[in-house]
RNA sequence: GCCCCCAUAGUUCAAUGGACAGAACGAUCCCGUCCUAAGGGAUAAAUGCGUGUUCGAUUCAUGCUGGGGGCG
Numbered sequence: 001g002c003c004c005c006c007a008u009a010g011u012u013c014a015a016u017g018g019a020c021a022g023a024a025c026g027a028u029c030c031c032g033u034c035c036u037a038a039g040g041g042a043u044a045a046a047u048g049c050g051u052g053u054u055c056g057a058u059u060c061a062u063g064c065u066g067g068g069g070g071c072g
Base pairs, nucleotide, nucleotide: 001071002070003069004068005067006066007065010025011024012023013022018055027043028042029041030040031039048064049063050062051061052060
């Protein structure tokens, strides 16, 4: 220098054009208990940054950023 893959809650992963982006674990609060724990309930929390396509973008195109891999 060229090519490929990845980027979504604190973490690990779903959602592959359709309306309120979900789950598990974790966090906070409550119930529970003599106190813990187990168990149960509730709440908060995310699409890397632009541009474009589309009635509609997490999803498609493109540039950039970051990470991983391959070739030279």

The prediction has a mean pLDDT of 82. The RNA shown here (transfer RNA) has 72 nucleotides and comes from a Patescibacteria group bacterium. Its Rfam family is "tRNA". Gene Ontology term of the family: triplet codon-amino acid adaptor activity. Lineage of the source: Bacteria > Bacteria candidate phyla.